[in-house]
RNA sequence: GCCGGAGUGGCGGAAUUGGCAGACGCACGGGACUUAAAAUCCCGCGAGCUAACCCCUCGUGCCGGUUCGAUUCCGGUCUCCGGCA
Numbered sequence: 001g002c003c004g005g006a007g008u009g010g011c012g013g014a015a016u017u018g019g020c021a022g023a024c025g026c027a028c029g030g031g032a033c034u035u036a037a038a039a040u041c042c043c044g045c046g047a048g049c050u051a052a053c054c055c056c057u058c059g060u061g062c063c064g065g066u067u068c069g070a071u072u073c074c075g076g077u078c079u080c081c082g083g084c085a
Stems, first nucleotide, its partner, number of pairs: 001084007010026003019068001028044005046058003061077005
């Protein structure tokens, strides 16, 4: 240099011939249970906005494009892995 693959919460990891993003698990926080704890059960757990909550908006490595609608399709680009030279 060329070819192929991967990148999604704090972590692992789902969602495909475009149609509710984050299922499920782990971690973490609150509560119940307990003399206390572990285990178990229930609830919560991206960001912005707000004093806080709700609402709303944004969010799939990054920048664009197509489309009513993109994790998914197209172009460019970054990082990592594998192969060829």
Transfer RNA from an uncultured Clostridia bacterium, 85 nucleotides, folded computationally.
It was read from a public genome assembly.
Rfam family: tRNA. By type it is a transfer RNA.